[in-house]
């Protein structure tokens, strides 16, 4: 410097923040009576140092499928080639700082800078 797909997708997890539920404080106003710091119901605010639903979520976390590679043995085919079985897809410390979304993260800048 150049290849090789250090491969894709799902589904869960660590994790992670509030746009929506919701839950919790405030509450104009409303309507009830026993007229009070009452009780109920709601626009709006305001909270994620609110468990949650529901989102987001790993290169180096976990599972499936599925492709790929080898060429070993077995089917199909005239041939080229397909198919099925088998084995393999190792290894991996990692800032800041920036970005996206309602906003964050272990997302995405990045198997990045660095480091051994």
């Nucleotide at each position: 410097c150049g290849g090789a797909a250090g491969c894709u997708u799902c589904c869960c997890u660590a994790g992670g923040g509030u746009u929506c539920c919701g839950c919790g404080g405030c509450g104009a106003c409303c309507g009830c009576c026993u007229u009070g710091c009452g009780c109920g119901g709601c626009a709006g605010c305001c909270g994620g140092c609110c468990u949650g639903g529901a989102c987001c979520g790993a290169g180096a976390g976990g599972g499936a499928a599925g492709g790929c590679g080898c060429g070993a043995u077995c089917c199909c085919g005239a041939u080229a080639g397909g198919g099925a079985u088998g084995c393999g897809c190792a290894c991996a410390c990692g800032g800041a700082g920036g970005g996206a979304u309602a906003g964050a993260a272990g997302c995405c800048c990045g198997g990045g800078a660095g480091c051994a």